This is a predicted complex of two RNAs, RNase P RNA and transfer RNA, with 408 nucleotides together. Its mean pLDDT, the model's own confidence on a scale to 100, is 77. Rfam match: Bacterial RNase P class A. Rfam links the family to the GO terms ribonuclease P activity, dimeric ribonuclease P complex and tRNA processing. By type it is a ribozyme.
RNA sequence: CGAGAAAAGCGGGCAGGCACGGGCAACCACACGAGGUUGACCUGAGGAAAGUCCGGACUCCAUGGGCAGGAUGCUGACUAACGGUCAGGUGGUGCGAACCACGGAUAGGGCCAUAGAAACGGAAACCGCCUGAAAGGUGUUACUGAGUAAGGCAAGGGUGGAAAGGUGAGGUAAGAGCUCACCAGCAGUGCAGCGAUGCACUGGCUUGGCAACCCACAUCCGGAGCAAGGUCAAGCAGGGGGUUGGGCGGUCCCACCCUUAGCCCCCCGGGUAGACCGCAUAGACAGAUGCCUGUCUAGUACAGAAUCCGGCUUAUAGCUUUUCUCGGGAU
RNA sequence: CGGGGAGUAGCUCAGGUGGCCAGAGCGCCAGAAUCGGGAUCUGGAGGUCGCGGGUUCAAGUCCCGCCUCCCCGACCA
Repeated sequence: CGAGAAAAGCGGGCAGGCACGGGCAACCACACGAGGUUGACCUGAGGAAAGUCCGGACUCCAUGGGCAGGAUGCUGACUAACGGUCAGGUGGUGCGAACCACGGAUAGGGCCAUAGAAACGGAAACCGCCUGAAAGGUGUUACUGAGUAAGGCAAGGGUGGAAAGGUGAGGUAAGAGCUCACCAGCAGUGCAGCGAUGCACUGGCUUGGCAACCCACAUCCGGAGCAAGGUCAAGCAGGGGGUUGGGCGGUCCCACCCUUAGCCCCCCGGGUAGACCGCAUAGACAGAUGCCUGUCUAGUACAGAAUCCGGCUUAUAGCUUUUCUCGGGAU
Repeated sequence: CGGGGAGUAGCUCAGGUGGCCAGAGCGCCAGAAUCGGGAUCUGGAGGUCGCGGGUUCAAGUCCCGCCUCCCCGACCA
C1' cells in the first nucleotide's frame, strides 16, 4: 500500500434569525369546563422511536391440585426475567484473522416417493465372481446337453440422497471382521476439568437417515392487556329509601291510625355523556421538533415517541477509532 | 395502541400424514357445427404457490424473518 476479520462510536457541529409543543412566572378573560398574550427563563425524538418476536414492571380477573396446550434444549456463568448476553466445548467452512451450526434414533410409533435385487426383521441377488451336474442326443475312452440346472458369495458393476463400518494385508474355490494392523464409531475403566468434553488403556467386532413427524426426558409458563384499570360526575335518564311536611283513604270534621300507586321535597347507591388520573426531567385536544442565512471540503441515509423498561430482529447514505489476519514493497 | 386471520392461473377457490401432482369451475385462444352469432362439443395456452433464508434426499405443505391486505377490541346493558 492492497485485500479482508472482529469490536465500538458518530450519524451533522458552531453562530444568528423566524416558527411550534410542554413547564414556570406575570397579565387578561371566563367563572360548568376548556382559554389568550408576553418572556434576555427552563426544556423538547431514535439508533433503530419500527416489527410486536421474546422477557419483565404495572393493572384487573381467576386461584385446591393435575391434565391438556405452549416454549426452550451442548456446558458454565450473568440477569428482576428471557428464546438474551459473555466465556468455553464439539463439528463444519476459510490459507488466516474469524464465521456458522448445536440435546435424545437400543422407550415406543410413523415415514424414507421414483429408481433399484434389496430401504431396515440384518431381508434380498439384476449384471457379476466361484463351484458345477444329469437325463437325452451324435460321427461313442470323445463331443454335445452347458458353463445350462442347482449351489456358494456380497468383493466389483449398476440404482439411489442414503446399500449395512473404511483402507491395506493375510486368507479362500470365489468371498466375507473370517483373521490381523491402522482409522472411524460403540461400551467400560483410569486421569484432567465445576461441566460440556479431552487424553490413555481395554473390550467385543459394528448399531442407516428424519425428532423445524408424533414422542420420551429435563426446565419454565394462570388469563388478559394502558382501548389494562381507577377517580370525580351533568341530565325533561334509571334504581332504592323516607321518621317528618303536603295530598288521598278508613270517616262528615278534628285528633289518631294505616298506606306509598302517583306528585313535590329530602336522603342513599350505581353510573352514561364529560373531565381527570394512570402518564414519565419530551409527551398530547391520540396534534408539538421545522425552515432560512453564514461557516466548517458540507452533499445527509433509514426514519417520528403514545404506559414504561431489558433484549432480539429488520431498515440505514456517509464517516471515525481500536485490535487482528493474509499478500506485496521499502528500511 | 392492542389482539387475531389470510396471500395458489385473469377471477373464485381445492390441495389429508412432504414425493407419484401444481388442480377445479368461470374466463381466454383455436377447431367442429351454423348463412352468421350465442349456446353446445373437442383440443390448447396460461403459475417465481406474496418475498427471502433454513430443515430435509426432496417444501405449495415444516421452521424463521420481512411485505401486503382484511377483521375484532373503548364504559354499561